[in-house]
RNA sequence: AACGGCAAACCCGGCGAAAGCCGGCGACGCAAAGCCACGAGGCUACCGCAGCGCACGCGCUGCCACGCCAGUCGGGCCGCCGAA
Numbered sequence: 001a002a003c004g005g006c007a008a009a010c011c012c013g014g015c016g017a018a019a020g021c022c023g024g025c026g027a028c029g030c031a032a033a034g035c036c037a038c039g040a041g042g043c044u045a046c047c048g049c050a051g052c053g054c055a056c057g058c059g060c061u062g063c064c065a066c067g068c069c070a071g072u073c074g075g076g077c078c079g080c081c082g083a084a
Stems, first nucleotide, its partner, number of pairs: 005030002011024005028071001034077003038074003041069003048063006
């Protein structure tokens, strides 16, 4: 180069406490923006713990991953075409 592929943000519907995920629309971009939570990093804090307040129902603050992010990086696995 060719055939193509994926689909950010916004918005709509749904799930979730949230992060976020699923579907639709839509393309910011991506040669792995295909898959996998193994390492690093980041996000959320339902539950739990501590403290304060309290109308004793709860509220607020801090900590916490068992949750999440693969389009943060590394790693593993699979992978189209082709100058080469």
Predicted 3D model of an 84-nucleotide RNA (c-di-GMP-I riboswitch aptamer) from uncultured Roseisolibacter sp. Rfam family: c-di-GMP-I riboswitch aptamer. Gene Ontology term of the family: cyclic-di-GMP binding. Lineage of the source: Bacteria > Gemmatimonadota > Gemmatimonadales > Gemmatimonadaceae > Roseisolibacter. The coordinates come from a structure-prediction model, not an experiment, and the mean pLDDT is 89. The RNAcentral record of the sequence draws on MGnify.